A computed fold for a 74-nucleotide RNA from a Lachnospiraceae bacterium, annotated as transfer RNA.
The source organism's lineage runs through Bacteria, Bacillota, Clostridia, Lachnospirales and Lachnospiraceae.
It matches the Rfam family "tRNA".
The sequence was found in a public genome assembly.
[in-house]
RNA sequence: GUAGGCGUAGCGUAGCUGGAUAACGCAUCGGACUCCGACUCCGAAGAUCGCAGGUUCGAAUCCUGUCGUCUACA
Numbered sequence: 001g002u003a004g005g006c007g008u009a010g011c012g013u014a015g016c017u018g019g020a021u022a023a024c025g026c027a028u029c030g031g032a033c034u035c036c037g038a039c040u041c042c043g044a045a046g047a048u049c050g051c052a053g054g055u056u057c058g059a060a061u062c063c064u065g066u067c068g069u070c071u072a073c074a
Stems, first nucleotide, its partner, number of pairs: 001073007010026004019057001028044005050066005
């Protein structure tokens, strides 16, 4: 340089035949339980889906550009 994959809460992932409340686990916070803690149970907060445009009534999902990372080839 060329081609391809990935980029979604603090961390790890799902959701990708566009349909509208973005889900799950761990972690965090609060409560119950306990003499206190752990375990367990209940609840809450937390991501406008790398970034910027475009298409559409509607985009995490399609298109374009771009950034980061990984792989292959040169």